RNA sequence: CGUCGAUAAAGGCAAACCCAUCGCGAGGUGGGGACGCAAAGCCAAGGGUCUCGCUCGGCGAGAUAGCCCGGCUACCGAC
Numbered sequence: 001c002g003u004c005g006a007u008a009a010a011g012g013c014a015a016a017c018c019c020a021u022c023g024c025g026a027g028g029u030g031g032g033g034a035c036g037c038a039a040a041g042c043c044a045a046g047g048g049u050c051u052c053g054c055u056c057g058g059c060g061a062g063a064u065a066g067c068c069c070g071g072c073u074a075c076c077g078a079c
Stems, first nucleotide, its partner, number of pairs: 002079004012037002017032006035066001041072003046068002048064007
């Protein structure tokens, strides 16, 4: 440096649900809580799904990174 994730070690994140709050909404944020995750760290570029609007066989705007794919960065260990 590259690939891999067995074995450990140190840790990390946090689904559903509940409370508060923001949003027309999908959903977001904070607290609680753990289903899980070797990138469940970051990015909305390409798809998918979801929401809103429209002149609705479609188009536009938004959400989702814990849907897939892709890019960037990264602890430890093995080769």
The prediction has a mean pLDDT of 88. A computed fold for a 79-nucleotide RNA from an uncultured Thermomicrobiales bacterium, annotated as c-di-GMP-I riboswitch aptamer.